Context: one part of a larger RNA
């Protein structure tokens, strides 16, 4: 575009993904078998490898969080504190993001049926599993069900159910733009406040010591997390229908 108005839901014709493998216990040293040895069926535990989907742990990253230090330049000096030198180096690290970590999956049943093994049985008075008639058992990521995804463009365009939808703004674990979700007088985002987390004991003052220090002190700082607060920014205003 189209299904002759939108908007949500939803049926499922039909598409697609996935389907795995090893050991090791019980069944049992049971059947079998002179011995040696050593099962089917059945049942349970593990693992690998492959796929998702998270970030509780472990473990990386974490140039917007902290703390140490070196050279140098500024702040008039000291002391503190900035710039710049691969984020200057180094030590640690929240959210996020990821493995190497963590959790799941691959359960179940069914039809034909290859190799192959049969029964019945003749042509061929016998014999024979039959490119003779007739019956059977026979694997697997084989087929069709079943799990998970999509899905009404399935033009036989299906059904239910409600009336709205765009635009601006404020933002997202959503994103290239769109798209998509959440919110606009409410916790959307920012700020604030408590909390956590994360580094490790700020600074200035007194004490103590000739001083290097140490103590008053789990102290100062603190992203992206977490709760709560309208302060700030989602403004405001007109008109028009319809109730009251």
């Nucleotide at each position: 575009u189209g299904u002759a108005a939108a908007a949500a839901a939803u049926u499922g014709a039909g598409a697609g993904a996935a389907c795995c493998a090893u050991u090791c216990c019980c069944u049992u040293g049971u059947a079998c078998g002179a011995g040696a040895g050593g099962a089917c069926c059945g049942g349970g535990a593990a693992u690998g490898a492959c796929g998702a989907a998270c970030c509780u742990c472990u473990a990386g990253u974490g140039u917007a969080u902290c703390a140490g230090u070196u050279g140098u330049u500024g702040c008039g000096c000291c002391a503190g504190c900035a710039g710049c030198a691969u984020c200057g180096c180094u030590g640690a690290g929240u959210a996020g993001c990821u493995a190497c970590g963590u959790u799941c999956g691959g359960a179940a049943c069914g039809u034909a049926g290859a190799a192959c093994u049969g029964c019945u049985g003749a042509a061929a008075g016998c014999a024979u599993c039959u490119c003779a008639a007739g019956c059977a058992g026979g694997a697997a990521u084989u087929c069709g069900u079943u799990u998970c995804u999509c899905a009404a463009a399935a033009c036989a365009a299906g059904u239910u159910u409600u009336u709205g939808a765009g635009u601006c703004g404020u933002a997202g674990a959503a994103g290239a733009c769109u798209a998509c979700u959440a919110c606009g007088u409410g916790a959307u985002a920012g700020g604030u406040g408590a909390g956590g987390u994360g580094u490790g004991g700020a600074a200035u003052u007194c004490u103590a010591g000739u001083g290097a220090u140490a103590g008053a002190a789990c102290a100062g700082c603190u992203a992206a997390c977490u709760c709560a607060u309208a302060c700030u920014a989602a403004c405001u205003c007109a008109u028009u229908u319809a109730g009251a």

Large-subunit ribosomal RNA, domain VI from Chlorella vulgaris, 244 nucleotides, folded computationally. A source record names the gene rrn23. The coordinates come from a structure-prediction model, not an experiment, and the mean pLDDT is 82. The RNAcentral record of the full RNA draws on ENA.